[in-house]
RNA sequence: GGCAGGGUGGCUGAGUGUUAUAGCGGUGGAUUGUAGACCCAUGGACGGAGGUUAGAUUCCUUUUCCUGUCA
Numbered sequence: 001g002g003c004a005g006g007g008u009g010g011c012u013g014a015g016u017g018u019u020a021u022a023g024c025g026g027u028g029g030a031u032u033g034u035a036g037a038c039c040c041a042u043g044g045a046c047g048g049a050g051g052u053u054a055g056a057u058u059c060c061u062u063u064u065c066c067u068g069u070c071a
Base pairs, nucleotide, nucleotide: 001070002069003068004067005066006065007064010024011023012022018054026042027041028040029039047063048062049061050060051059
């Protein structure tokens, strides 16, 4: 340098155009002599820029970073 895959809450991970899902973790509460477990509630995310569309995590372009592979 070419090609392929990937970047989504604090962490892991799903999501092929219409309100972003789940688990762990956090916070508050209930329970308990205390803690843990269980239960209820709650906050929090789409790498950057541009384009298409009524509408983009999703489609297109570009850029940046990571992984693999070829030279």
Notes: This is a predicted structure of a 71-nucleotide RNA (transfer RNA) from Bothus pantherinus. RNAcentral holds the sequence, with entries from ENA. Taxonomically the source falls in Bothus (Eukaryota, Deuterostomia, Euteleostomi, Neoteleostei). Model confidence (mean pLDDT): 82 of 100.